Notes: The prediction has a mean pLDDT of 87. This is a predicted structure of a 107-nucleotide RNA (SAM riboswitch aptamer (S box leader)) from a Bacteroidota bacterium. Its Rfam family is "SAM riboswitch aptamer (S box leader)". From the family's description: The SAM riboswitch is found upstream of a number of genes which code for proteins involved in methionine or cysteine biosynthesis in Gram-positive bacteria.
RNA sequence: UUGUUAUACAGAAGAGGUGAGAGAUCAGGCUCUAAGACCCUCUGGCAACCGUCUAAGUUUAGAAAAGGUGCCAACUCCUGCCCAAGGCAACGCGGGACAUAUAAAAA
Numbered sequence: 001u002u003g004u005u006a007u008a009c010a011g012a013a014g015a016g017g018u019g020a021g022a023g024a025u026c027a028g029g030c031u032c033u034a035a036g037a038c039c040c041u042c043u044g045g046c047a048a049c050c051g052u053c054u055a056a057g058u059u060u061a062g063a064a065a066a067g068g069u070g071c072c073a074a075c076u077c078c079u080g081c082c083c084a085a086g087g088c089a090a091c092g093c094g095g096g097a098c099a100u101a102u103a104a105a106a107a
Stems, first nucleotide, its partner, number of pairs: 001107002004104005013043005021032003026080004044072003049068002052063005076099001081096003086091001
């Protein structure tokens, strides 16, 4: 990097550094941000995918959090394409697709 499978309305921040944009991409909206965001480091924490343990027995249920990852504003911040409850309409509950993120095992 590519495809596959699973998940994505829950949860979890302090300090130091830096100093201007940030929220994946494009567009629109909205939000965060010199009362210092984003990012980096340390510490802390959340969660429980892998792994571990215990039962039942091949996939479930439960436990713990020392290990491998991940994450710690807002639903993946919202919308965009298709269907569509409802609505006079504007709009749009909800479902699906696409895209993205993370994990696992592959190539």
It was read from a public genome assembly, where an Rfam model found it.